The prediction has a mean pLDDT of 85.
Large-subunit ribosomal RNA, domain II from Parabacteroides distasonis, 687 nucleotides, folded computationally.
Its Rfam family is "Bacterial large subunit ribosomal RNA".

Context: one part of a larger RNA
């Protein structure tokens, strides 16, 4: 990992609904009983005990089509204006293991100390070497002692080191030779040592030189059976076919937030003497959002005014002046606001007419799922006006939606698949090739491969538009020449002279012009320049704004790689105008099929016609196969099965034939289930 097989909403019993049957103001009988039968089972007939129902209010005594409360004859409240009841069937729910599988665990009874931990009994084992304690002898010493030396001696949780025990280091081994080992080093090895054989100690427990360490490869509580099918608001799976409809991820409550209950959305069935729902027009309401203002509340610029306060000044005190400070109130200007509004939209929203379009709404009663939602445009909170971020609010898509484009793509644009087919027009969005379809047209822009990423900020890029000043009485530019007197203006200042600073500078003069002076320079001058004004030249020259397209700014990690790719430059880029094609499961034409309505009829299935048919959970309707029974054609002139398979049906799926097989067994109608496999780290075989 494949193959085959087994593998999951049962079943009692009870209730409510619909539906099919009987009997209907009534329905039904249960335990048991008798018949049949050998007997059981099944069946008929007894059994009226009980149960619903046909009256009901009231706490109850009553009462009673009424009753209760009440003082009431009032007022309310519950009821009365006629269908039940029995069985089948579906479906749901309760009670049961109740759709299967799957704990961790918790209880009770047993079974283990052959591992392993103590612990007791009785037994064993520790080569070989070394050290040489105590304590004796002798002999020196001494008054005696002490004490020396020399010998013996054989002590020890002593030393080296096999056996024999340990498990400090590495290496190897890791689906191993092995579920702890193997090499090679290393620790103890007369001791709290090691071992053997026999008993003790048991799980709410034993035992522990103490490690949550050990109690048979199991230990924060053994392992067995049993309660048991433990509970599992978790997780995984739940097995044939078409056809109809067709959702939720919201509100309340919840020891609730991944469970649930009720409502909300989905489905069936009824109500057709239930209803007008929805959507367009007009018209009438209520309203306080956006924009907006700034009387109110507040916040908040600048100026007048200047209560009050502070400073100074005068001052015994009280008072007074006075003040380039702060500053109430008030005027003026200029502002801001979810929790400001003197006023105020568009939309929504409610309502009243009458009409158009659509087919929908409510009621009652079965039956659900749903209760993590996601992006996306729009108005908005939270966040850093950050997030594929977290919330609402209202539309859309997905979720449950396929097909076309956006290179690829849940959620964006286009558009909603009943079927067939090698007809046709469109949508988005395309039309050089890749690749279906203009290398079309027309006018511009754009040189940056800009298009085909990106700010603040920069810039004689370049297109367009509007505006001013100058210009044949010669501008702008460049050249040529002038750019001078009073004067070195006054102060200042060693000095200060156009050019350290200060004051004046709309001083005057002579001019075609010429600043009490634009910059560089001197110590100060000098020097160079420029404003300015003239000549050469000969026609546009300057200046700032508004806008289009583009340039700098611009650095990333595997590989060009930020047009899908080639490539593209009077484009195959932009913008703008107009024609064509192409392009989808969309339109349309053509066959067909099937649902709902309507309409006719030979009336319960036909024709016609009008709308429909993407779908997850999930309602609902119709079938197919499988296995047993009843009934039973068939059948050794071949039964099921298996293999091949014409044809057939919308589909599960039927099958003529032929082979093969060697005895059973359809259909058609009924009944009744151990009644459909592909998934459960399923199960049990194989390969």
């Nucleotide at each position: 990992u494949c193959c085959g097989g087994c593998g999951a909403g049962u079943u009692a019993c009870u209730a409510a609904u619909g539906c099919c049957a009987g009997c209907g103001a009534g329905g039904u009988u249960a335990a048991g009983a008798u018949g049949u039968c050998a007997g059981a089972a099944g069946c008929a007939u007894c059994g009226g005990a009980g149960c619903c129902g046909a009256a009901g209010g009231g706490a109850a005594a009553c009462c009673a089509a009424g009753u209760c409360u009440g003082a009431a004859u009032a007022g309310g409240g519950c009821g009365u204006a006629g269908a039940g009841u029995u069985g089948g069937u579906a479906u749901u729910a309760g009670u049961a293991g109740a759709c299967c599988c799957g704990a961790a665990a918790c209880c009770g009874g047993g079974u283990g100390a052959c591992c392993u931990a103590u612990c007791c009994a009785u037994g064993u084992c520790c080569a070989g070497g070394u050290u040489g304690a105590a304590g004796g002898a002798a002999c020196c010493g001494u008054a005696a002692a002490a004490g020396g030396u020399u010998u013996u001696g054989g002590a020890g949780g002593a030393c080296c080191g096999a056996a024999c025990a340990c498990a400090c280091a590495u290496g190897u081994g890791u689906u191993g030779a092995a579920a702890a080992a193997c090499g090679u080093g290393g620790u103890g090895a007369u001791g709290a040592g090691g071992u053997g054989u026999g008993g003790a100690u048991a799980g709410c427990g034993g035992a522990g030189a103490a490690a949550u360490u050990c109690c048979a490869a199991u230990c924060g509580a053994a392992c067995u059976c049993g309660g048991a099918g433990a509970u599992a608001g978790c997780u995984g799976g739940u097995u044939c076919u078409c056809c109809u409809c067709g959702a939720a991820a919201u509100a309340g409550c919840u020891u609730u937030a991944g469970g649930g209950c009720u409502a909300g959305c989905c489905u069936c069935g009824a109500g057709c003497u239930g209803g007008a729902g929805u959507c367009u027009a007009a018209c009438g309401g209520a309203g306080g959002u956006a924009a907006a203002g700034c009387a109110c509340u507040g916040a908040a610029c600048u100026g007048a005014c200047g209560c009050g306060g502070g400073g100074c000044c005068c001052a015994a005190a009280a008072a007074g002046g006075u003040u380039a400070c702060c500053a109430a109130c008030u005027c003026a200007u200029a502002u801001c606001a979810a929790a400001c509004u003197a006023a105020g939209a568009a939309u929504g929203c409610c309502g009243u007419c009458a009409a158009g379009a659509u087919a929908c709404c409510c009621u009652c009663g079965g039956g659900a799922g749903u209760c993590a939602g996601u992006c996306u445009g729009c108005g908005u909170g939270a966040g850093a006006u950050a997030a594929g971020u977290c919330g609402c609010g209202u539309g859309g898509a997905c979720a449950a939606a396929a097909g076309g484009g956006a290179a690829a793509g849940a959620g964006c644009c286009c558009a909603g698949a009943c079927c067939g087919a090698c007809a046709g027009c469109u949508a988005a969005g395309g039309u050089c090739c890749c690749a279906a379809a203009g290398u079309a047209c027309g006018u511009g822009u754009u040189a940056a491969g800009u298009g085909g990423a990106a700010a603040a900020g920069g810039a004689u890029g370049u297109g367009g538009g509007a505006u001013u000043u100058c210009a044949u009485a010669g501008a702008c530019a460049a050249c040529u020449a002038g750019g001078a007197u009073g004067u070195u203006g006054g102060c200042u200042u060693a000095g200060a002279a156009g050019c350290a600073g200060c004051c004046a500078u709309a001083c005057a003069u002579u001019u075609a012009a010429a600043g009490a002076g634009u910059g560089c320079g001197u110590a100060a001058u000098a020097g160079c320049u420029c404003a300015c004004u003239a000549g050469u030249c000969g026609a546009g020259a300057a200046a700032a704004c508004c806008u289009g397209c583009g340039c700098c700014g611009a650095a990333a990690a595997u590989g060009u790689a930020a047009c899908g790719g080639g490539g593209c430059u009077a484009a195959a880029a932009c913008a703008c105008g107009a024609c064509a094609c192409c392009g989808a499961a969309g339109c349309u034409a053509c066959g067909g099929a099937u649902u709902u309505c309507c309409u006719a009829c030979a009336a319960g299935g036909u024709a016609g016609g009008a709308a429909g048919u993407g779908g997850u959970a999930g309602a609902g309707g119709a079938g197919c196969a499988u296995c047993c029974u009843g009934c039973a054609a068939g059948g050794a002139c071949g039964a099921a099965g298996c293999c091949a398979a014409a044809g057939u049906g919308a589909g599960a799926g039927c099958g003529a034939u032929g082979g093969u097989g060697g005895a059973c067994g359809a259909a058609a109608c009924a009944g009744g289930a151990g009644a459909g496999a592909g998934a459960a780290u399923g199960c049990c075989g194989g390969a």
Lineage of the source: Bacteria > Pseudomonadati > Bacteroidia > Tannerellaceae > Parabacteroides.